[in-house]
Context: one part of a larger RNA
């Protein structure tokens, strides 16, 4: 350290006067008292564009009709609230404009000066010789050119490292580039902000540059962010609609609050009753979709036909009709529940409606149900309809706004319950009865798989002996035909008969190069009583791999302390009850008081108070010790208020009114100290 002040408007309340009310500037006055001042303003009459008329008037041709009036007390001041104009609750931009000051840094330019160790290379020209008719040209010297070369000073800045609260707001070491040139540099001067300067990077113009700096306009504006200071009581929202250069803003309505009025069976609930409707469902009568069968217009294809008419056939397509069976948000011959509107009754009792003052809200979230979008994805999105949270604490779900139970005025070492629980952690059953599960299933998951196990049913075989096992048989024509190098039951193709039998396939599988061999179907004996298959249903099994550590029961642990059905107890919340207290509203009552219904709460409305500074009035306190500070088990429903002691050393509080620079924990607040 943050809703102020002035003035206008609206409204509520208070006070004065009242068909009236009131003064302003100014003057008088010690005065802001009071007096003078009636200009002006509001009201007492309206209608009309107006002239104008007037309880009427306007329109009109109208005496019609219609519009607005004719009923209702105002006015001045004060206080509260809201709002307009002003910085208008406080702090906060980046910017815009105006005027000055800057080229001591830096950019370019002007004038005048200065500087560049040493070494290398060796242009032109010239000389001599050679050469030529003369030249050109060649050789050797001389010469000393160059944005030439190497490399210090000087100027620069390519790389690593160091430095990074540095030694330094751009540096240091080591290397690196230029180094007679468009070189470098001293001094003086010129060019500037809608500008200058620029070998051009928006680069530089004093550590400031997509428009310098300083001051001013200026408390710019901020539909944005942050902050906004004591207490208690009472009611209590919204996150929707329409419009919006609108979408995180606003306006009106909706929903909240306060004051006043209306009181009508107004509102609400239940029930009865009269209506509205086309959803769920269902259906196929319409519109469409869509499957099969039969008939089949018309086409296609094949055949016959002088390839003409036409005729016949068709495992092709197919209108249409019939039969059967289906589908639909934009289909309906039908058609609920709930819902909505009206009326009657009952309950409740103003919950309803109107007028006026004040708001806030316009980002909603999850969850159940009905839909759209999406992928019948999302802690997704968008509607509808309930709930909760938002603005709701308590108990349960281990923990967990939105789920379940339930709505906290205060106190109690009382009781009963809800959801959920009752072996230990942990309050309460190691409770009772009947079943199921063996998987630690419970304590994660699918398609799919399986002689897990409990129950219910169907069907086949079976003392004329089934099922399983064991013993024996399982043959003949024939090596069936074809094929084949071979094919003899068993590579492949075709056929799959007959005979003997108690029974035995032209063969179920293994096997051989092909045969052989083993086996099965089928039959007899032995044995002895159930056996095979299918369906439904309960609980289990597999399917089942993840990252710090078991880690998908909260843990221990459990064979119930798991699952299903039934029963009786108990625990369990701020729920309900009991006792005491406070408070709001309503009713009764003369009052005291009693009764009933309430008292969670964000934004927000309304009400009542505490404290601080100063002023007025009244009565007071204080050096025998004021304020302030320290300590303290006191009082009050809170803000708060006393008493006593200590310290301190000169002022201070109380009551009743009044006025405010009136209450801090937050603003990356401001200032000081540490």
């Nucleotide at each position: 350290g943050a809703g102020u002040u002035a003035u206008g408007u609206a409204u509520a309340c208070a006070u004065g006067c009242g068909a009236g009310g009131u003064u302003a500037a100014g003057g008088a006055g010690a005065a802001g008292a009071u007096c003078c001042g009636g200009a002006g303003c509001c009201g007492u009459a309206g209608c009309g564009a107006a002239a104008g008329c007037g309880a009427g008037u306007c329109u009109g041709a109208a005496u019609a009709g219609g519009g607005c009036g004719u009923u209702c007390a105002g006015u001045a001041u004060g206080u509260g609230u809201a709002u307009g104009u002003a910085g208008a609750c406080c702090c906060g931009a980046a910017a815009c404009c105006c005027g000055a000051c800057g080229a001591u840094c830096u950019a370019g330019c002007c004038a005048u000066g200065a500087u560049c160790a040493a070494g290398a290379u060796g242009a032109a020209g010239u000389a001599a010789g050679g050469g030529u008719c003369a030249a050109a040209c060649c050789u050797u010297a001389u010469g000393g050119a160059g944005g030439u070369c190497u490399g210090a000073a000087c100027c620069g800045a390519c790389g690593u490292u160091c430095g990074u609260u540095g030694a330094a707001a751009c540096g240091a070491c080591c290397g690196c580039g230029g180094a007679u040139g468009a070189a470098u540099u001293g001094u003086g001067g010129c060019u500037c902000g809608u500008g200058g300067u620029g070998a051009a990077a928006u680069u530089c113009c004093a550590a400031u540059c997509g428009a310098g700096u300083c001051g001013g306009g200026u408390a710019a504006u901020a539909g944005c962010u942050g902050g906004u200071u004591c207490u208690c009581c009472u009611c209590g929202a919204a996150a929707u609609a329409g419009c919006u250069u609108u979408a995180g803003g606003g306006c009106u309505a909706g929903c909240c609050u306060c004051a006043g009025a209306a009181c009508a069976c107004u509102a609400c609930a239940u029930u009865u009753u009269g209506g509205a409707g086309g959803u769920a469902g269902a259906g196929c009568a319409c519109u469409g979709a869509a499957u099969g069968a039969a008939a089949g217009c018309g086409a296609g294809c094949c055949g016959c036909g002088c390839c003409a008419a036409g005729c016949g056939g068709u495992a092709u397509c197919a209108a249409u009709u019939u039969c059967a069976a289906u589908c639909a948000a934009a289909c309906u011959c039908c058609g609920a529940a709930u819902u909505c509107c009206g009326a009657g009754a009952u309950g409740c009792u103003u919950a309803u409606u109107c007028u006026g003052g004040g708001a806030g809200u316009c980002a909603g979230a999850c969850u159940g149900u009905g839909g759209g979008a999406g992928a019948u994805a999302a802690g997704u999105u968008u509607c509808a309809u309930g709930g909760u949270c938002a603005a709701a604490a308590g108990g349960g779900c281990a923990a967990c706004a939105g789920c379940c139970c339930g709505g906290a005025c205060c106190g109690c070492c009382a009781a009963c319950u809800a959801a959920g629980g009752u072996c230990c952690c942990u309050a309460a059953a190691u409770u009772c009865g009947c079943g199921c599960u063996a998987a630690g299933u419970g304590u994660u998951a699918a398609a799919g798989g399986a002689u897990g196990u409990a129950g219910a049913g169907a069907u086949a075989c079976u003392u004329a002996a089934a099922c399983a096992g064991c013993u024996a048989g399982g043959a003949u024509g024939u090596u069936g035909g074809c094929u084949c190098a071979g094919a003899g039951g068993c590579a492949g193709c075709c056929a799959u008969c007959a005979u003997u039998u108690a029974a035995a396939g032209a063969a179920u599988g293994c096997g051989u190069a092909a045969c052989a061999g083993c086996u099965c179907a089928c039959u007899a004996g032995u044995c002895a009583a159930g056996u095979g298959u299918c369906u439904c249903c309960g609980c289990g099994c597999c399917g089942a791999a993840a990252a710090u550590u078991u880690a998908c029961c909260g843990g221990g642990g459990c064979u119930a302390a798991g699952c299903g059905c039934g029963a009786u107890a108990c625990c369990g919340a701020a729920g309900u009850u009991g006792c005491g207290g406070a408070u709001a509203u309503u009713u009764c009552u003369a009052a005291a008081g009693a009764a009933a219904u309430g008292u969670g709460g964000u934004a927000g409305g309304g009400g009542a108070g505490c404290g601080u500074u100063c002023c007025a009035u009244u009565a007071g306190c204080a050096u025998a010790g004021a304020a302030g500070c320290c300590a303290u088990a006191c009082c009050g429903g809170a803000a708060g208020g006393a008493g006593u002691g200590g310290u301190g050393g000169a002022g201070c509080g109380a009551a009743u009114g009044g006025a405010a620079g009136u209450g801090a924990g937050a603003a990356u607040g401001c200032c000081g100290g540490c």
The prediction has a mean pLDDT of 86.
The part of an RNA shown here (large-subunit ribosomal RNA, domain II) has 674 nucleotides and comes from a metagenome.
Rfam family: Bacterial large subunit ribosomal RNA.